[in-house]
RNA sequence: ACGGACGUCGGUCAAUCGGUAGACCACUGGUCUCCAAAACCAGCAGUUGCAGGUUCGAGUCCUGCCGUCCGUG
Numbered sequence: 001a002c003g004g005a006c007g008u009c010g011g012u013c014a015a016u017c018g019g020u021a022g023a024c025c026a027c028u029g030g031u032c033u034c035c036a037a038a039a040c041c042a043g044c045a046g047u048u049g050c051a052g053g054u055u056c057g058a059g060u061c062c063u064g065c066c067g068u069c070c071g072u073g
Base pairs, nucleotide, nucleotide: 001072002071003070004069005068006067007066010025011024012023013022019056027043028042029041030040031039049065050064051063052062053061
C1' cells in the first nucleotide's frame, strides 16, 4: 500500500426482509437473616466508534474517516 472481519449500557453478547435496542453478569435499593452470603423482588445504565447520505422510518443499506484484528505484497 491492497483485501477482509469487527466496533451496541461498566463487562460479555443478542437484535429476522430496515419497523424505532434486549439478555446475562456487575452495580444500587428492598425482602429474608443475629450479621453476612445465597435466593427472591424492583431499579439504574446505550445519541449503537465519529461525520454525512438514502428512506415515512437506519444498529442494519451507501460514502468518508478513526480504532482493533486477520491476510497479501
A computed fold for a 73-nucleotide RNA from a Chloroflexota bacterium, annotated as transfer RNA. Model confidence (mean pLDDT): 81 of 100.